[in-house]
Context: one part of a larger RNA
RNA sequence: CUGGGCGUAAAGCGCACGUAGGCGGCUUGAAAAGUUGGGGGUGAAAGCCCGGAGCUCAACUCCGGAAUUGCCUUCAAAACUCUCAAGCUAGAGUUCGGAAGAGGAGAGUGGAAUUCCCAGUGUAGAGGUGAAAUUCGUAGAUAUUGGGAAGAACACCAGUGGCGAAGGCGGCUCUCUGGUCCGAUACUGACGCUGAGGUGCGAAAGCGUGGGGAGCAAACAGGAUUAGAUACCCUGGUAGUCCACGCCGUAAACGACGAGUGCUGGUUGUCAGGCGGCUUGCCGCUUGGUGACGCAGCUAACGCGUUAAGCACUCCGCCUGGGGAGUACGGCCGCAAGGCUAAAACUC
Repeated sequence: CUGGGCGUAAAGCGCACGUAGGCGGCUUGAAAAGUUGGGGGUGAAAGCCCGGAGCUCAACUCCGGAAUUGCCUUCAAAACUCUCAAGCUAGAGUUCGGAAGAGGAGAGUGGAAUUCCCAGUGUAGAGGUGAAAUUCGUAGAUAUUGGGAAGAACACCAGUGGCGAAGGCGGCUCUCUGGUCCGAUACUGACGCUGAGGUGCGAAAGCGUGGGGAGCAAACAGGAUUAGAUACCCUGGUAGUCCACGCCGUAAACGACGAGUGCUGGUUGUCAGGCGGCUUGCCGCUUGGUGACGCAGCUAACGCGUUAAGCACUCCGCCUGGGGAGUACGGCCGCAAGGCUAAAACUC
């Protein structure tokens, strides 16, 4: 529980597409379902309420009124909502010309570094730490030079820079492909917004099958430290990290801020465009993005402040004291791990 809220106090689904539903631009006409007004019927009586009356009062009883906020029917109105018809172009979309981009997928390719292997030079140390030791090394290590192999990641450029709905995306080239922005005219003519269910996408870790495995590194082993040290530090090291296909579906999935539209002072950087001016590298105007500071306003404060947490509207999701508990049970999903949905007793 017809209330108040959701950046940080409880509360925005991780993100999108979209079904039902809800909501929806301007003009004219029709109709009259909603709406508004009048009339009629009904809304039993008793009771409640108001005005009276009767028992000496009251309780009680009787009379009249009102009320019965509703339903049905009829007449009328036509502003608004709905419906139907006709039209419009400011929303939305299409077309044409440009622009930027780590947006996605596949294929190919490059250099630095690392490790390993082979060979040369070379000799006693090297590693590592707070200090050491485990470890490697006279069977020639470390260092250095030449050659070869492999896997993974792409220094500088690099930027509160860019792109994407989110997760996320960074060497270079090619192919395929999604979205966005600017300018212009022509076209369609409300085709729109949101979105319960639903469907898809979704970091890392994890799982299945098959590959791959340089470096790193849970587990594990050893060395130290310590009272102990199942750690922090060191030497090793397997899953994993990588690829293909299939699962999982979670996160501080964060801007801890749902999506859309309109309105409301400014200043200053930066990215992608357009227009104009001239002194040609500056200035002015403008559209879209991305930052900083700040008026009004808002806020418990912090802060937010045209990228709102301001002023409004539409639709969805969610919250309702702490613990028990995001647990049990049930259901659905999953190979499993587990996920989603989601209580109560009890207690403060």
The part of an RNA shown here (small-subunit ribosomal RNA, central domain) has 348 nucleotides and comes from an uncultured Hyphomicrobiales bacterium.
RNAcentral holds the full RNA, with entries from ENA, Greengenes and SILVA.
Rfam family: Bacterial small subunit ribosomal RNA. Its family is annotated with structural constituent of ribosome and ribosome in the Gene Ontology.